[in-house]
Record summary
A computed fold for a 76-nucleotide RNA from a Terriglobia bacterium, annotated as transfer RNA. Its Rfam family is "tRNA". About the family: Transfer RNA (tRNA) molecules are approximately 80 nucleotides in length. Its mean pLDDT, the model's own confidence on a scale to 100, is 82. The source organism's lineage runs through Bacteria, Pseudomonadati, Acidobacteriota and Terriglobia.
């Protein structure tokens, strides 16, 4: 330069018809325990890599872009 995969909560990752933003694991808090750990219940935490377009509606479909990893091709 070019093909392909990937970028969603702190981490690890699902979400395969376009229609509820998830799930483990961390974190809080309560409850068990003399205390801790486990284990129970309950919580907060997300501009779904950035912009635009389509559409009543987009993580998801298009188009531009940015970083990752791959594979090829340029360069002497």
């Nucleotide at each position: 330069g070019g093909g392909c995969g990937g970028a969603u909560a702190g981490c690890u990752c699902a979400g395969u018809u376009g229609g509820g933003a998830g799930a483990g694991c961390a974190c809080c808090g309560c409850g068990u325990u003399c205390g801790c750990a486990u284990c129970g219940c309950g919580g907060g935490g997300g501009u779904c890599g950035a912009g635009g377009g389509u559409u009543c509606g987009a993580a998801u479909c298009c188009c531009u872009u940015u970083c990752c990893g791959u594979c090829c091709a340029c360069c002497a």